[in-house]
RNA sequence: GACUAAGUAGUACAAUGGCUGUACGGUUGUUUGCAAAACAGCAGGCUGUGGGUUCGAUUCCCAUCUUAGUCA
Numbered sequence: 001g002a003c004u005a006a007g008u009a010g011u012a013c014a015a016u017g018g019c020u021g022u023a024c025g026g027u028u029g030u031u032u033g034c035a036a037a038a039c040a041g042c043a044g045g046c047u048g049u050g051g052g053u054u055c056g057a058u059u060c061c062c063a064u065c066u067u068a069g070u071c072a
Base pairs, nucleotide, nucleotide: 001071002070003069004068005067006066007065010024011023012022013021018055026042027041028040029039030038048064049063050062051061052060
């Protein structure tokens, strides 16, 4: 330098154009002599960034940043 893949909640990952979800973690409550566990709730996301297409974009297109890999 060329190409490929990835970037979504604090962490690990889902979601192939129509309400952004699961687990762990956090937090509140129940329970307990106290705690853990268990159970029931709650909070937490401008989907890496900037544009475009579309009635509608995590999803399609372009540019760009970061990380990993392949080739030279």
Molecule: transfer RNA
Organism: Gammaproteobacteria bacterium